[in-house]
RNA sequence: CCCAACUCAGAGGGGUAGAGGGACACGGCCCAACGAAGCCCCGGCAACCGCCGCCCUGCGCUUCCGCGCACCGGAAGGGUGCCAAUUCCGUCCUAUCGUCUGAACGACGCUGGGAAAGAAUUGGC
Numbered sequence: 001c002c003c004a005a006c007u008c009a010g011a012g013g014g015g016u017a018g019a020g021g022g023a024c025a026c027g028g029c030c031c032a033a034c035g036a037a038g039c040c041c042c043g044g045c046a047a048c049c050g051c052c053g054c055c056c057u058g059c060g061c062u063u064c065c066g067c068g069c070a071c072c073g074g075a076a077g078g079g080u081g082c083c084a085a086u087u088c089c090g091u092c093c094u095a096u097c098g099u100c101u102g103a104a105c106g107a108c109g110c111u112g113g114g115a116a117a118g119a120a121u122u123g124g125c
Base pairs, nucleotide, nucleotide: 002124003123004122005121007119008118012042013041014040015039016038020031021030022029025091026090027089028088043083044082045081047080048079049078051074052073053072057070058069059068060067061066087117092114093113094112095111097109098108099107100106
């Protein structure tokens, strides 16, 4: 780099710096000299790994005492990561409704659902 699984809720200050930032592209919209990004310090959050438990439930094993795993719960913050706005919203598919329109095809719009893409973690190659 690629593949798979799961999650997308949550969480502030200070110093430095000096113009940008919100993943890519485009369209919006927002944040920013009342100080952006980056770097440093302190603090915090808690998805996964790790730790403790096993009341219920399921699976597997058993010398039929029980054991392991999953689910679930708990503590902690050890390993990563993260700390504006739903992953800020949209672009693709789809559904109801509305409008263009008397109808069909279609287009546009609000709202709902689903993908794709992205990010973190764990495992694999």
Predicted 3D model of a 125-nucleotide RNA (SAM riboswitch aptamer (S box leader)) from Geodermatophilus siccatus. The prediction has a mean pLDDT of 83.